[in-house]
RNA sequence: UGCCACAUGGCGCAAUUGGCUAACGCACCUGACUCUGAAUCAGAAGAUUGUAGGUUCGACUCCUACUGUGGCAA
Numbered sequence: 001u002g003c004c005a006c007a008u009g010g011c012g013c014a015a016u017u018g019g020c021u022a023a024c025g026c027a028c029c030u031g032a033c034u035c036u037g038a039a040u041c042a043g044a045a046g047a048u049u050g051u052a053g054g055u056u057c058g059a060c061u062c063c064u065a066c067u068g069u070g071g072c073a074a
Stems, first nucleotide, its partner, number of pairs: 001073007010026003019057001029043004050066005
């Protein structure tokens, strides 16, 4: 320098040719249980889907640029 892949709650990871309110697990918080804690059970909160634009009635999904990470080639 070129090419390819990836970026989604605190962490991990889904979302099937674009379609209703972005699912699940762990963690955190609250309550129950307990002498206390762990474990277990119940509940709640937490995501501008990397950034900025574009296409579309509608974008996590398609297009462009940029940023970051990883890989390949020189």
Transfer RNA from a Minisyncoccota bacterium, 74 nucleotides, folded computationally. The organism belongs to Minisyncoccota, within Bacteria. Its mean pLDDT, the model's own confidence on a scale to 100, is 80. It matches the Rfam family "tRNA". The sequence is in RNAcentral, with records from ENA.